A computed fold for a 551-nucleotide part of an RNA from a metagenome, annotated as large-subunit ribosomal RNA, domain I. The RNAcentral record of the full RNA draws on SILVA. It matches the Rfam family "Bacterial large subunit ribosomal RNA".
Context: one part of a larger RNA
């Protein structure tokens, strides 16, 4: 050298543990903002960092809980206070909130500069300071008020409200890709997706039938959503693919106003005048398919119903309070464990205490609590609305609409035999003996009334609190045991690593070697220091020592 054995280093693997995640459910809330918002910059009794807070700055005031120590955390030390005359803390409410940020007085390289106009401090007069106010559009009210004769128009002004910006995801509209797949590729498809805009709400969208259905005559009754129906029917370079609806079964569960016609008021205009005629104006009227409703005649003042508004109660919420029962010995450093006798138990879920605790702490079953501020629900009360019947057939029942033609879209439906919806260009109706619809057209039946509008619920999706887990356990679970930190990039953006001493610091006084070292010896601490702070365990690879053995 090498092979074995043994003591080491070196690393940080395993195992244990968890301060953080992740999932679900249940529940609450769902906006904030010119009363100045999200998100900063500066500040301070302190040298940084966090978080709280604003020149009343680690706090201010009233009210309620709570009761004895207090001056946030890393995080000690120290200084100076404060507290049973109730501090500190925890709720509710109020005040204060320096500057930038929509940023709004004008500027601007954010967090700075410079300003006017009233008010007031301050000066002999200034400087200089304090306070409110001054953007911009836009309703409405009011003073003005032209070109131009009129008007009170255009335009000014002044007031009183609103707007603006921020916000992950659902959510409506509006513009809308390609990568891909068809194993190339153009129709298709990826997808009305991503991507940009707008506009909102706590949910938005739909939403009270011109809807289904049914072949000869049963039916259903607004919408959403889920489960079926169905990978069916159908579409398709009939390729790749896409891909219903209707009846059934569930959740909730709710129906309502205008338009016309007529009557009336106002206002313009005509006209001597009585009237007459128009109307983006107002009030009554009246709103539907066994057609209805005006008009014209009888009748009725009641009942039911409300998503509005106030009080009133009850439940909740935001702090918080009461809660049972054990003692003795052995081993240990520690008792919760052995043993050995008891108790409580609507509490034996679960932490935590030096090892494993129903009975030692916090708790926990069970009950109880609010001076303030909300949040729901039920009563009342006020307030809005709410009905019939006959005769007659004289008038109304959404207009550039339906409808056709022709270009595109939507639909499962790619122009097909293509119905039904929307649409952009041209034509262009009727009004109940009216008109759509029932997948081509026609008719016959059925069946519904477009061309105006709201409508809550069950559905989506965040945060946030609680609870629970055949969820992770430091290369794992979020990217983050916290960090959007450090660091990358001119930006937009990208983005880490990094947990563990011990029951308690008891964190090593004193000596000793060194350079007033790093690091080691002693010597004390501890149950343990091969537990020493690089700090549980401490595996592999690599490294060196010592021993045996062979070469």
């Nucleotide at each position: 050298g090498g092979c074995a054995c043994g003591a080491g280093g070196u690393g940080g693997a395993u195992g244990c543990c968890u301060u953080g995640g992740g999932a679900c459910a249940u529940g609450u809330c769902g906006g904030c903002g010119a009363u100045g918002a999200a998100g900063g910059a500066c500040g301070g009794a302190a040298a940084g960092g966090c978080c709280a807070c604003g020149a009343a700055a680690g706090a201010g005031u009233g009210c309620g809980g709570a009761g004895a120590g207090c001056u946030g955390c890393c995080a000690a030390c120290g200084a100076a206070g404060c507290g049973u005359u109730g501090a500190c803390c925890c709720g509710c409410a109020c005040g204060u909130g320096u500057c930038c940020g929509a940023a709004u007085g004008g500027g601007g390289a954010a967090a700075c500069c410079c300003a006017c106009u009233g008010g007031g401090a301050g000066u002999c007069a200034a400087a200089u300071c304090c306070c409110a106010g001054u953007a911009c559009u836009u309703a409405c009210a009011u003073c003005u008020g032209a070109g131009u004769a009129a008007a009170g128009u255009a335009g000014g002004g002044u007031g009183u409200g609103a707007g603006a910006g921020c916000g992950u995801a659902c959510g409506g509209a509006g513009u809308g890709a390609a990568u891909u797949g068809a194993a190339a590729c153009a129709u298709c498809u990826c997808a009305g997706u991503a991507a940009c805009u707008c506009c909102a709400g706590g949910a938005a969208a739909a939403g009270a039938a011109a809807u289904c259905a049914a072949g000869c005559a049963c039916g259903a009754g607004a919408u959403a959503c889920c489960c079926u129906g169905a990978g069916u029917a159908g579409u398709g370079g009939c390729g790749a693919g896409c891909g219903a609806a209707a009846c059934g079964g569930g959740u909730a569960g709710a129906g309502c106003c205008u338009a016309a016609a007529c009557c009336g008021g106002c206002a313009c205009a005509a006209g001597c005048a009585a009237u007459u005629g128009u109307g983006a104006c107002c009030g009554g009227g009246g709103u539907u398919g066994c057609g209805g409703g005006a008009g014209c005649c009888c009748a009725a003042c009641g009942u039911g119903g409300g998503a509005c508004u106030u009080a009133u109660u009850u439940u909740u919420g935001u702090a918080g309070c009461u809660g049972a029962a054990c003692g003795g010995u052995c081993u240990g450093g520690g008792a919760a464990g052995g043993c050995c006798g008891g108790c409580c138990a609507u509490a034996g879920u679960g932490g935590g205490u030096g090892a494993u605790a129903g009975c030692c702490c916090c708790g926990u079953a069970a009950g109880c609590g609010a001076a303030a501020c909300g949040a729901a629900g039920a009563u009342a009360a006020g307030c809005c609305u709410u009905a019939g019947g006959g005769a007659a057939u004289u008038c109304c029942c959404a207009a550039g609409u339906a409808a056709c033609a022709u270009g595109g879209g939507g639909u499962c439906g790619g122009a097909g035999g293509a119905u039904c919806c929307c649409u952009g260009u041209g034509u262009g109706a009727a009004u109940c003996c009216g008109g759509g619809u029932g997948c081509a057209c026609c008719a016959u039946c059925a069946u519904c009334c477009a061309a105006g509008g709201c409508u809550a619920a069950a559905u989506a999706c965040g945060a946030c609190a609680u609870g629970u887990c055949a969820c992770c356990g430091a290369u794992a679970g979020c990217g983050c045991a916290u960090a959007g930190u450090a660091c990358c990039g001119u930006g937009a953006g990208g983005g880490a690593a990094a947990g563990g001493u011990g029951a308690a610091a008891a964190g090593a006084a004193c000596c000793c070697c060194g350079u007033a070292a790093a690091g080691g010896g002693g010597a004390g601490u501890g149950a343990a220091a091969u537990a020493g702070a690089a700090u549980c365990u401490g595996a592999a690879a690599c490294c060196c020592c010592g021993u045996g053995c062979c070469u």